[in-house]
RNA sequence: GAGUCGGACCGGUGAUCGCGGUCGUCAGUUCGCUGGCGGCUGAGGAAGGUCGGGGCUCCACAGAGCAGAGCGCUGGCGAGAGCCAGGACGGGGUGACCUGUCGGACGAGGGCAACAGAAAACAGACCGCCGAUGGCCCGGGCACGGCUCCCUCGUGGAGACGUGGUCGGGCACAGGUGAGGGUGAAACGGUGCGGUAAGAGCGCACCAGCGUCGGUGGCGACACCGGCGGCUCGGCAACCCCCGCUCGGAGCAAGGCCAAGCGCGCCGCGGGUUGCUCGCCCGAUCGGCCAGGUGGGCCGCACAGAUGGAUGAUCACCCACGGGGCUCCGGCCCCGGGACAGAACCCCGCCUACAAGCCGACUCAC
RNA sequence: CGGGGCGUAGCUCAGCCUGGUAGAGCAUCUGCUUUGGGAGCAGAGGGUCGGAGGUUCGAAUCCUCUCGCCCCGACCA
Numbered sequence: 001g002a003g004u005c006g007g008a009c010c011g012g013u014g015a016u017c018g019c020g021g022u023c024g025u026c027a028g029u030u031c032g033c034u035g036g037c038g039g040c041u042g043a044g045g046a047a048g049g050u051c052g053g054g055g056c057u058c059c060a061c062a063g064a065g066c067a068g069a070g071c072g073c074u075g076g077c078g079a080g081a082g083c084c085a086g087g088a089c090g091g092g093g094u095g096a097c098c099u100g101u102c103g104g105a106c107g108a109g110g111g112c113a114a115c116a117g118a119a120a121a122c123a124g125a126c127c128g129c130c131g132a133u134g135g136c137c138c139g140g141g142c143a144c145g146g147c148u149c150c151c152u153c154g155u156g157g158a159g160a161c162g163u164g165g166u167c168g169g170g171c172a173c174a175g176g177u178g179a180g181g182g183u184g185a186a187a188c189g190g191u192g193c194g195g196u197a198a199g200a201g202c203g204c205a206c207c208a209g210c211g212u213c214g215g216u217g218g219c220g221a222c223a224c225c226g227g228c229g230g231c232u233c234g235g236c237a238a239c240c241c242c243c244g245c246u247c248g249g250a251g252c253a254a255g256g257c258c259a260a261g262c263g264c265g266c267c268g269c270g271g272g273u274u275g276c277u278c279g280c281c282c283g284a285u286c287g288g289c290c291a292g293g294u295g296g297g298c299c300g301c302a303c304a305g306a307u308g309g310a311u312g313a314u315c316a317c318c319c320a321c322g323g324g325g326c327u328c329c330g331g332c333c334c335c336g337g338g339a340c341a342g343a344a345c346c347c348c349g350c351c352u353a354c355a356a357g358c359c360g361a362c363u364c365a366c
Numbered sequence: 367c368g369g370g371g372c373g374u375a376g377c378u379c380a381g382c383c384u385g386g387u388a389g390a391g392c393a394u395c396u397g398c399u400u401u402g403g404g405a406g407c408a409g410a411g412g413g414u415c416g417g418a419g420g421u422u423c424g425a426a427u428c429c430u431c432u433c434g435c436c437c438c439g440a441c442c443a
Stems, first nucleotide, its partner, number of pairs: 001364007011318007019042010044340001048351002051349005056251004063278004068247005073086005087102006103242002109240002111236002126181002128177003133174002135171006142164004147159004151154001189207006208232002210229008255299004263290001265289004269283004292442003319338001321336006367439007376392004386423001394410005416432005
């Protein structure tokens, strides 16, 4: 100098003016309150998004099953899906460090993979390689068979033909091959030697992975070591699904009380606050619809707190910070200027927004 | 304050559940037709699928965050 992580803070003091709440006092009053003065008190780390919960209230006592929703490595704390620490597999950075994911994909089942490519999930033969085996063609010698010819007439000789197996060569027809080419996000381990007609875990050595057995360490997830098995097994469950755990619904405009005013309207056996079934409970003072009326008060409701929402503004000085000027390098002067954002029943967590600087530890470069 | 829904072409919408080349109608442009225009016929252009990140080989579609817009909700009886 550039960064990483953690923590704290979210300018301070004074004066003046103003706002909400509350207490006291004085005055007025239509007795509901209103006004003056004084005291006390008045936003946040996120009050925000309303994402996940809890409290509280009501729905019968909060019941059962299905459906549905959420969560899913290990240990601890907690009401919790959160926090802290750790594990496995990745990604980024030279580094301090940051960051993503987390049950199950052979051992339940179904499904998907466009295009390209020969073939896309108990795979597949386009090019290429081979063609051992079978088939077809050519040639050599051998054996057998009948035919023709010759003679010394024999178990004789010669010639062409046919059949059979055999040897050599050819075709690439059946077929073999997953090593090579090319396609793809993905092509059923890698290297070497052997092997083969050509090849291939087909066999072997080493390496990688998987499974399994044993040992050691750890509370555990798991890690390490050794043996065995050629076992080589792909991806997606932020697709259905399976396994395990949790969840009844609605929300302070919940809900309760008072006051005022307005239908003795219509429909129904109904209701129990997302769906279905059952059980249970309640109820014609019940539920729904259409008209109508009110736009009030109190509680819920808080050591901030409201029926449309107070918590602010100005000035002076100081503190950070930025810019400019002067300098005797000690400083001085002038201007600008402090983010994100603002409670509405309360609380916990998550996520998102946030300027500049401060403190501590650490990393890299010089 | 609480609850719910929607963002795809200039406009109105489909496609999303079940991932695989982004579509329809109107509008715009070009040509044909007509004396000319309209209508009609044929064809063409036009899309960061509100934004960002993630899952996946692949996202308008699935998941998370975020931005904007819209709707409903007082009490009595």
Two RNAs folded together computationally: RNase P RNA and transfer RNA, 443 nucleotides in total. Its mean pLDDT, the model's own confidence on a scale to 100, is 76. It holds a member of the Rfam family "Bacterial RNase P class A". The family's RNA type in Rfam is ribozyme.